[in-house]
The RNA shown here (Guanidine-I riboswitch aptamer) has 104 nucleotides and comes from Nitrosospira multiformis. It matches the Rfam family "Guanidine-I riboswitch aptamer". Its family is annotated with regulation of gene expression in the Gene Ontology. The prediction has a mean pLDDT of 81. RNAcentral holds the sequence, with entries from Rfam and Ribocentre. Lineage of the source: Bacteria > Pseudomonadati > Betaproteobacteria > Nitrosomonadaceae > Nitrosospira.

């Protein structure tokens, strides 16, 4: 320079923040109902991991049964240090960009 490694999916949890819900604070109002702001408010909805778990498909491959097409049963699916910046979303983020620039 080249090849090849699944750049899989759901579910969950680190983590996030503030659209909605709840709290909390101030106004309104006879009561309610309302309305503003607060995430330096534990929460619930919500987003959320390539280097986080789990379970599931997919691949590779052994063996068995039957019989020509597939079932079942193992087994492996390795390793991953990573800014800044910028981007969506109501707004942040171990989310995108990106297994990136970079290091080794």
């Nucleotide at each position: 320079g080249u090849a090849g490694c699944g750049c899989g999916a759901a579910a969950c949890u680190a983590g996030g923040g503030u659209u909605c819900c709840g709290g909390c604070u101030u106004c309104u109002u006879u009561u309610u109902c309302g309305a503003a702001g607060u995430g330096u408010c534990u929460g619930g909805u919500c987003c959320g991991a390539g280097a986080g778990u789990u379970u599931c498909c997919g691949g590779c491959u052994u063996c068995g049964u039957c019989a020509u097409g597939a079932c079942g049963a193992g087994g492996c699916u390795c390793c991953a240090c990573g800014g800044a910046g910028g981007g969506a979303u109501a707004a942040a983020a171990g989310c995108c960009c990106g297994g990136g620039a970079g290091a080794u």